[in-house]
Molecule: SAM riboswitch aptamer (S box leader)
Organism: Flammeovirga pectinis
RNA sequence: UGCUUAUCAAGAAUGACAGAGAGAACGGGCUCGUAGAUGUCAUGGCAACCGUUGUUCCCAACGAAAGGUGCCAAAUCCCGCUUCGGAAGUGUCCGAGAAAGAUGAGCU
Numbered sequence: 001u002g003c004u005u006a007u008c009a010a011g012a013a014u015g016a017c018a019g020a021g022a023g024a025a026c027g028g029g030c031u032c033g034u035a036g037a038u039g040u041c042a043u044g045g046c047a048a049c050c051g052u053u054g055u056u057c058c059c060a061a062c063g064a065a066a067g068g069u070g071c072c073a074a075a076u077c078c079c080g081c082u083u084c085g086g087a088a089g090u091g092u093c094c095g096a097g098a099a100a101g102a103u104g105a106g107c108u
Stems, first nucleotide, its partner, number of pairs: 002107007013043005021032003026080004044072003049068002052064004076100001081097002084095004
């Protein structure tokens, strides 16, 4: 880098540095931001994917702990696509799915 697979409306912030844009990319919307955002670092926290471990003969399930990751504005912030379902009736709403993305695990 690519492939497979699971999950993605819950949860969890302070300080320091730096100084203008940022929320993955493009378009639209909306939001955050000199009362300092995004980012980096430190500390703290959340969660429980893998690993460890308890109950159990095993699996599964439910716990424990926090070793490897991950995460700590907004649903993955929302929409974009569909010979799909429903409502509505002039392009709107609700749902389902796809695509893209993120993270874990296993491969390459």